[in-house]
């Protein structure tokens, strides 16, 4: 150089054209003499940037930037 797979909440990860979501973990409040479990509510996203299709794009195409693997 070429190719592949991946980048979404702190943090693992789901989502495959229309509602941005779950667990962990943060808060707050319940329960407890008290903590820890356990309930219940609530905060936290430029979906890597950008551009193009489309009534509409995390999703589809280009192009770049990051991070693992292959080939030379």
């Nucleotide at each position: 150089a070429g190719g592949g797979c991946g980048g979404u909440a702190a943090c693992u990860c789901a989502g495959c054209g229309g509602g941005a979501g779950a667990g962990u973990g943060c808060c707050a409040u319940c329960c407890u003499c008290a903590c820890a479990c356990g309930g219940u509510g609530g905060a936290a996203g430029u979906c890597a940037g950008g551009g193009g299709u489309u009534c509409a794009a995390a999703u589809c195409c280009c192009c770049u930037c990051c991070g693992c693997c292959c080939u030379a």
Description:
The RNA shown here (transfer RNA) has 72 nucleotides and comes from Desulfarculus baarsii DSM 2075. The organism belongs to Desulfarculus baarsii, within Bacteria. Rfam family: tRNA. The family's RNA type in Rfam is transfer RNA. The coordinates come from a structure-prediction model, not an experiment, and the mean pLDDT is 86.